[in-house]
A computed fold for a 73-nucleotide RNA from a Bacilli bacterium, annotated as transfer RNA. Rfam family: tRNA. Rfam's curators write: Transfer RNA (tRNA) molecules are approximately 80 nucleotides in length. Gene Ontology term of the family: triplet codon-amino acid adaptor activity. It was read from a public genome assembly.

RNA sequence: GUUCCGCUAGCUCAGCCGGUAGAGCAUCUGACUUUUAAUCAGAGGGUCUGGGAUUCGAAUUCCCAGCGGGACA
Numbered sequence: 001g002u003u004c005c006g007c008u009a010g011c012u013c014a015g016c017c018g019g020u021a022g023a024g025c026a027u028c029u030g031a032c033u034u035u036u037a038a039u040c041a042g043a044g045g046g047u048c049u050g051g052g053a054u055u056c057g058a059a060u061u062c063c064c065a066g067c068g069g070g071a072c073a
Base pairs, nucleotide, nucleotide: 001072002071003070004069005068006067007066010025011024012023013022019056027043028042029041030040031039049065050064051063052062053061
């Protein structure tokens, strides 16, 4: 330099064919327990890396950029 893949909750990751975002762990609250742990119930936490385009509607499609990784040179 060319090309491919990835970026979503504090962490690890789902999210199909565009219809307005979830799980596990962690955190907090309650129940249980002499207490802790474990277990059970619940809650909070996201402008989906940034910008633009298409669309009635974008995490999802297209373009540019950023960051990380791979391959080739």